[in-house]
RNA sequence: UAACCCCGCGUGGGAGAGUCUUCGCGUCCCGGGCGAGACCGACGCGAAGCGCCGAAGGGGCAACACCCCGGAACCUCUCAGGCUCCAGGACCGCGCGGGCGAG
Numbered sequence: 001u002a003a004c005c006c007c008g009c010g011u012g013g014g015a016g017a018g019u020c021u022u023c024g025c026g027u028c029c030c031g032g033g034c035g036a037g038a039c040c041g042a043c044g045c046g047a048a049g050c051g052c053c054g055a056a057g058g059g060g061c062a063a064c065a066c067c068c069c070g071g072a073a074c075c076u077c078u079c080a081g082g083c084u085c086c087a088g089g090a091c092c093g094c095g096c097g098g099g100c101g102a103g
Base pairs, nucleotide, nucleotide: 001103005099006098007097008096009095010094011093012092013091018050020049021048022047023046024045025044026043027042028041031040032039051083052082053081057079058077059076060075064070
């Protein structure tokens, strides 16, 4: 001086599954309606129910090893989380900083 590798930060990409049903509250620029937010409808929030997804996290297991302890995953379970958008998101790329250090 420095590859690979590890950690952190930033950034780009990033799947799956009901915007289902019921109830409550609020809003309604617009539409229906002679008219009244009274009704239908639309939107937002919350709760309950059933169904479903797995790539945050978490649990479980093989080979192996074996006195004991151990022992992977995008496999599996779905506790948690998620099922319009947003957010999140394993993992991948790039940049920066730090560590180790083949050469």